[in-house]
Context: one part of a larger RNA
RNA sequence: GAACGAAUGUCGUGGCGGCAGGCUUAACACAUGCAAGUCGAACGGGUGUAGCAAUACAUCAGUGGCAGACGGGUGAGUAACACGUGGGAACCUUCCUAGGGGUACGGAACAACUCAGGGAAACUUGAGCUAAUACCGUAUACGUCCGUGAGGAGAAAGAUUUAUCGCCCUUAGACGGGCCCGCAUAGGAUUAGCUAGCUGGUGAGGUAACGGCUCACCAAGGCGACGAUCCUUAGCUGAUCUGAGAGGAUGAUCAGCCACACUGGGACUGAGACACGGCCCAGACUCCUACGGGAGGCAGCAGUGGGGAAUCUUGGACAAUGGGCGCAAGCCUGAUCCAGCCAUGCCGCGUGAGUGAAGAAGGCCUUCGGGUUGUAAAGCUCUUUUGCCAGGGACGAUAAUGACGGUACCAUCUUUAAGCCCCGGCUAACUACGUGCCAGCAGCCGCGGUAAUACGUAGGGGGCAAGCGUUGUUC
Repeated sequence: GAACGAAUGUCGUGGCGGCAGGCUUAACACAUGCAAGUCGAACGGGUGUAGCAAUACAUCAGUGGCAGACGGGUGAGUAACACGUGGGAACCUUCCUAGGGGUACGGAACAACUCAGGGAAACUUGAGCUAAUACCGUAUACGUCCGUGAGGAGAAAGAUUUAUCGCCCUUAGACGGGCCCGCAUAGGAUUAGCUAGCUGGUGAGGUAACGGCUCACCAAGGCGACGAUCCUUAGCUGAUCUGAGAGGAUGAUCAGCCACACUGGGACUGAGACACGGCCCAGACUCCUACGGGAGGCAGCAGUGGGGAAUCUUGGACAAUGGGCGCAAGCCUGAUCCAGCCAUGCCGCGUGAGUGAAGAAGGCCUUCGGGUUGUAAAGCUCUUUUGCCAGGGACGAUAAUGACGGUACCAUCUUUAAGCCCCGGCUAACUACGUGCCAGCAGCCGCGGUAAUACGUAGGGGGCAAGCGUUGUUC
C1' cells in the first nucleotide's frame, strides 16, 4: 500500500438510491408456528346436501399408487480413491424417449365398518362382514434368462365422460449412480518399525457388480527413511485475497463433490436410503402420567435462552422460476420470488450553481501600520438532483392469473441533508494561550523540568468524506 463475512470509538456523527452480504463462537439446549404431500380417472365405506328412488355432489378417515433418497441445513468426523484430474471393466437405473410383443382364466384374504372388551393416556385385544390398479394360483411366451445340448424357468390391471390414461415382458437410448486404478493432495522422526483376514492361492458363499467382501483349507507373505505406523491439525475443489510475476495466505457468499442429522448401533421398505422432519434397540437430556406406562429431537424458515468483540423479521405470496402428485381443474411447496432490520461492503448521487469588495460584522494573530478567516457570508440572478405532499402510473404475463406495489417511472409545488482524523521527522498541513519531567502524547525515533509547531484549548491549515479513525488478520 491492498484486502476483510470483520469488531470497536466518536456519537448530542449520518441525506438518498442500486446491488450484494449478515452466528466466523456452543455439531450448546430449544417454547411456539410453519417447512411433504397428492391422487375419487385404483377401491369399498362413514357423514352431509339434493332427489320418491336410481344416483349426483361435497367432505372425512381407511386400503392402494406415486412422492417423502429431490429440494433445504451444517462442516462434527474424515489426511483418504474423501476431493481434483486422467483412465478402466465386472454393474444397476423409478420416471422419460424410441422399437417389438402381450394384456387370458380363476381364487383366498385384510383394513375401513359392526359387536364385545383393556388402558389415565399413547394406544391396543378378540369375533364377524367387505372392495380394489392390494395379494395368490393356472395358462400362454416374439424377444428374455439358465443349460454344451436335450430341455427347463419366468408376466400382466384395470378405470372411464369412449377422447384417453394405464399394466406386463423385452431391446436400445438418455439421465442418474455404484466399483477399480495412475498422478496429485497438511505438519511432526522429541513417532522407526507396522500388519494375522494381515499378503497371496484354491474352493464355496454373498453382492446389481469385481474383489478377503465373508468363510474353510493351503502357503508366508504384505508395507516401510521415495517416511510405513503413530500423534496433531483439517471437509476437498472451481475459486477468493495479495503480488510485476513466481509465489504466499484463505476455502464466507455462489457453483460441483463428500460427510453428517441428539449420541452409538441395526436393518426394513424401495429403482434408489442403511433414510434430517421413517422404523427398531441402547444411552444422555427434556416433557406428560392415574406411577402401571408413554412422548420428543430446529446442523429446515422465523424465533428463544446461552456462549461471544460480534451477525437480522416468530413478515408476504405461490404472481414468476423450479419441484411433488394429478388426464385435468388444481392442491402442496419457509425451495424460490419479494418485503423488513443493519453505513457490513461496493458503486452512484446529493447537501446547490453563477455573480458578489463597503475586502462588512465577529473570531484569531499583530511589529498596532496591518494581516488572516475571505468571494467565504450577506445581497442579486438561476437551476432543481434527493426528500416531503397531493395527481397519473408500468414491464415482469398474458386467453386469464402480480406477493412485490399504487413500487419503479412521469409531470406540479415547497425547501430537508457534514462529519471524522491529522498538522516535530518519516508524512500533506503553524501560530497564540494554558501547563511546567506535572497533566499528558506516542506506530518508530522520541516530546514535556517557564518562550512546547510533539501535552490541553483556540484560530488557521492539510487529508478523506456519509463516512472517518483505532484494533485484529493475510499478502
This is a predicted structure of a 475-nucleotide part of an RNA (small-subunit ribosomal RNA, 5' domain) from an uncultured bacterium. Model confidence (mean pLDDT): 82 of 100. Rfam family: Bacterial small subunit ribosomal RNA. Its family is annotated with structural constituent of ribosome and ribosome in the Gene Ontology.